[in-house]
Molecule: transfer RNA
Organism: Kalmusia sp. IMI 367209
RNA sequence: UUCUUAUUAGUUUAAUGGCAGAACAAUAUUUUCCUAAAUUAUAGGUCUAAGUUCAAAUCUUAGAUAAGAAA
Numbered sequence: 001u002u003c004u005u006a007u008u009a010g011u012u013u014a015a016u017g018g019c020a021g022a023a024c025a026a027u028a029u030u031u032u033c034c035u036a037a038a039u040u041a042u043a044g045g046u047c048u049a050a051g052u053u054c055a056a057a058u059c060u061u062a063g064a065u066a067a068g069a070a071a
Base pairs, nucleotide, nucleotide: 001070002069003068004067005066006065007064010024011023012022013021018054026042027041028040030038047063048062049061050060051059
C1' cells in the first nucleotide's frame, strides 16, 4: 500500500428488509432477627455519516476501531 472479516445493553450473544430479544451483571420489591440464597419487577442497546427503500441492526458507499492475509 492492497484485500478480507468483525463492531448490537456493563459483559457474552440472537434477530428472513417489517414491534431489537435472551442469559449473566445492576437497581428495587417480597422473604429473613440480619446477611446469603430464592421470588417478582424495572432500567439500560444496533460504531459514525450519507444513500436506496413505504420501511434498514440487516442492502450500498465513505470513515473509525480491532483482528487477519498478501506484497